c-di-GMP-I riboswitch aptamer from an uncultured Granulosicoccaceae bacterium, 110 nucleotides, folded computationally. It matches the Rfam family "c-di-GMP-I riboswitch aptamer". From the family's description: GEMM was predicted in a large-scale screen for bacterial structured RNA regulatory elements. The coordinates come from a structure-prediction model, not an experiment, and the mean pLDDT is 78. The sequence was found by an Rfam model in a public genome assembly.
RNA sequence: CGUAGAAAAGGGCAAAAUCUUCGAAAGGAGGUGACGCAAAGCCACUGGUCUACGAGUUGCGCAAGAGGGGGUUUAAAAAGAGCGCAACUUAUGACAGCAGGGCUACCACG
Numbered sequence: 001c002g003u004a005g006a007a008a009a010g011g012g013c014a015a016a017a018u019c020u021u022c023g024a025a026a027g028g029a030g031g032u033g034a035c036g037c038a039a040a041g042c043c044a045c046u047g048g049u050c051u052a053c054g055a056g057u058u059g060c061g062c063a064a065g066a067g068g069g070g071g072u073u074u075a076a077a078a079a080g081a082g083c084g085c086a087a088c089u090u091a092u093g094a095c096a097g098c099a100g101g102g103c104u105a106c107c108a109c110g
Stems, first nucleotide, its partner, number of pairs: 001110003005107001012037002017032006035097001041103003045100003048095003054090009
């Protein structure tokens, strides 16, 4: 420096589930636990996937009927402004054990 990592040694990591905890959620952290993993070590750069607090759009409901405008004389309707609920859209939130890419590394073999 390379490797379709066959055998070996010392080992390493830890899916689901579950408990605690953080988070609006997706998900994260820690304990128990092992489905698996030769980078299942690290990085959201590319694609993908997940979530939608907030924001936006639409619909429905509720309350008020002020100010301004229109209108007219006397009231009503429409539009706009508030709150709640629902659906949809949206990443600025996530996933590295979805793939690609980048960085780093133990042993063995060549």